[in-house]
Context: one part of a larger RNA
């Protein structure tokens, strides 16, 4: 200098109770303000106990703190055959036995080996805990894999076919979430009328599964012969020639069932600061409107022509062929191992900070409106540590 700049967005505070040595800043109520395509809820990525609890204010918090993402804690919390990974597949890239090349040290590169941000099997509602839940419990489902047990019968791949399997962009139709009104049920309904009305408040929710198989969409299939193609073979698949046909798949949604359950205004009980436990528990429909969501890997259209490869179906080869195997039903046993807390547009992640910055993907109420703009606002979170 100087108790001076500054104290990190002008969304805002205010007032009672409590706790305490001390309250503007803690907790509880009451009111008010502020975000409501975000400043709210869910993931991924990164963080790595920051997440509940009980004690504590030295320091850390731009101010105080009884407060906290802060301090101690030989306190406590992450529960899976179905969620995600491991596991199977393979995509760019990577490694690379033999080869090839290079004085060397290495390069490249075939077989194959790895490698998700793709592709492959199965769970949904309701309940709980201070903290976890498609993982814990209720109720109800499903899938694989072994084995028994009945039937049925050519089974067999690293090899061949099919399939998996895809692009832009327009546009129509159906349907559902969701929402809105009635209707239906519970409660309230003060002052002159009015009282089985009226008004007003609140609620009117239910899944996967498993039965049907429906709006649509694609579309011939089945059999007999021959076969110079699929690197061998083939009854597959392709090609040709005949005969009988419109069979078949895919598919929202809806309905029933699950559910004589469960939730559920709201009421009665006992504890009680706050708050929590127990019981019991009405209605629970219909219309209209409706998506960017599903039918939809679907139509139509275009030119830039839009992954592979498994699992999946089906064929033979070697070989086995009363035996293994295979396929269908039934029942039983089994399904490891990682990840699960909490932030997660942010005071927990990249920024040297509790930093007006950055930061991938999901949902998308109600009023106005073409609209996800805008302005108000529910659910929910917040008033930005003086």
């Nucleotide at each position: 200098g100087a108790g001076u700049a500054g104290c990190g967005a002008u969304a805002a505070a205010g007032c009672g109770u409590g706790u305490g040595a001390a309250a503007a800043g803690c907790a509880c109520g009451c009111u008010c303000g502020c975000c409501g395509a975000a400043a709210g809820c869910c993931c991924a990525a990164g963080g790595u106990u920051u997440c509940c609890u009980a004690c504590g204010c030295a320091a850390c918090g731009u101010u105080c703190a009884u407060c906290g993402g802060c301090g101690u804690a030989g306190g406590g919390g992450u529960g899976a055959g179905u969620c995600g990974g491991c596991c199977c597949c393979u995509a760019a890239g990577g490694c690379g036995a033999g080869g090839c090349c290079g004085a060397a040290a290495g390069g490249c590169g075939u077989a194959g080996u790895c490698g998700a941000u793709g592709g492959g099997a199965a769970a949904c509602g309701g309940g709980u805990c201070a903290a976890u839940a498609u993982u814990c419990c209720c109720g109800u489902a499903c899938c694989g894999a072994u084995c028994a047990c009945g039937g049925a019968u050519g089974c067999g791949a690293u090899g061949g076919g099919g399939g998996g399997a895809c692009g832009g962009a327009g546009a129509a139709g159906g349907u559902u979430a969701g929402c809105u009104c009635a209707g239906c049920c519970g409660g309230g309904u003060g002052u002159u009328g009015g009282a089985c009305g009226u008004c007003c408040c609140g609620g009117u929710u239910u899944a996967a599964g498993c039965g049907u198989g429906u709006a649509g969409g694609c579309g011939u299939g089945c059999u007999g012969c021959a076969u110079a193609g699929g690197c061998a073979a083939a009854u597959c698949c392709g090609u040709g020639c005949g005969g009988c046909u419109u069979a078949g798949c895919c598919a929202a949604g809806g309905c029933g069932u699950g559910a004589u359950g469960a939730c559920g205004a709201g009421g009665a009980g006992c504890c009680a600061u706050u708050g929590g436990c127990u019981c019991u528990g009405a209605a629970g429909u219909g219309a209209g409107u409706g998506a960017u969501a599903c039918c939809c890997u679907g139509c139509u259209u275009c030119c830039a022509g839009g992954a592979a490869a498994a699992g999946c179906c089906u064929c033979u080869a070697a070989g086995c062929u009363u035996c293994a195997g295979u396929c269908c039903g039934u029942g039983a046993u089994u399904g490891a191992c990682c990840g699960u807390a909490c932030c997660g547009c942010a005071a927990a992640c990249c920024g040297a900070c509790a930093c007006a910055g950055g930061u991938g993907g999901g949902c998308a109420g109600g009023a106005u409106g073409a609209a996800a703009a805008u302005u108000c606002u529910a659910a929910g979170g917040c008033g930005c540590u003086u």
Predicted 3D model of a 386-nucleotide part of an RNA (large-subunit ribosomal RNA, domain III) from a Rhodocyclaceae bacterium. Its Rfam family is "Bacterial large subunit ribosomal RNA". Gene Ontology terms of the family: ribosome and structural constituent of ribosome. The organism belongs to Rhodocyclaceae, within Bacteria.